Background
Predicted 3D model of a 71-nucleotide RNA (transfer RNA) from a soil metagenome. Its mean pLDDT, the model's own confidence on a scale to 100, is 84. Rfam family: tRNA.
[in-house]
RNA sequence: UCCGGGAUCGUCCAGCGGCAGGACGCCACGCUCUGAACGUGGAGACCGAGGUUCGAAUCCUUGUCCCGGAU
Numbered sequence: 001u002c003c004g005g006g007a008u009c010g011u012c013c014a015g016c017g018g019c020a021g022g023a024c025g026c027c028a029c030g031c032u033c034u035g036a037a038c039g040u041g042g043a044g045a046c047c048g049a050g051g052u053u054c055g056a057a058u059c060c061u062u063g064u065c066c067c068g069g070a071u
Base pairs, nucleotide, nucleotide: 001070002069003068004067005066006065007064010024011023012022013021018054026042027041028040029039030038047063048062049061050060051059
């Protein structure tokens, strides 16, 4: 320098162009003599910038970072 893959709640992962979801963690409540466990509920995220589209996490361009490969 080139090619491929990746970046989504605190963490790990889902997500045919149409309401962003799950697990763990966190918070509240219930249960309990107290706690753990368990149950119910809640808060919490699309790497940045443009473009396409009625509508973008998703498609296109570009940048940054991470992984792998080529030279």